[in-house]
């Protein structure tokens, strides 16, 4: 600096379900659990989706509207084990 087709070592994370605990809600934390993962490690820049407290509009019923949320939707950006060249 390039790939990443098998294959080992060490070992990493840890989906749905659960349980506390948080939060208006999506959701997030720990703890069990294991469905996946070479980036399932950062990061809302860009695109997607969730939510709708607050605000707006309405008589109301309801509708929009992120400064909330998802990096384990996707794209970019930085950074990195292994192993082969």
């Nucleotide at each position: 600096c390039c790939a990443g087709u098998a294959a080992a070592g060490g070992g990493g994370c840890a989906a749905a379900c659960u349980u506390g605990c948080u939060g208006a809600a999506a959701g997030g934390c720990a703890g069990g659990g294991g469905c996946g993962c070479a980036a399932a490690g950062u990061u809302u820049c860009g695109g997607a989706u969730c939510u709708a407290a607050g605000g707006u509009a309405g008589a109301a019923a309801u509708a929009c509207u992120a400064g909330g949320a998802u990096g384990g939707c996707c794209g970019g950006a930085c950074u990195g084990c292994c192993u082969g060249g």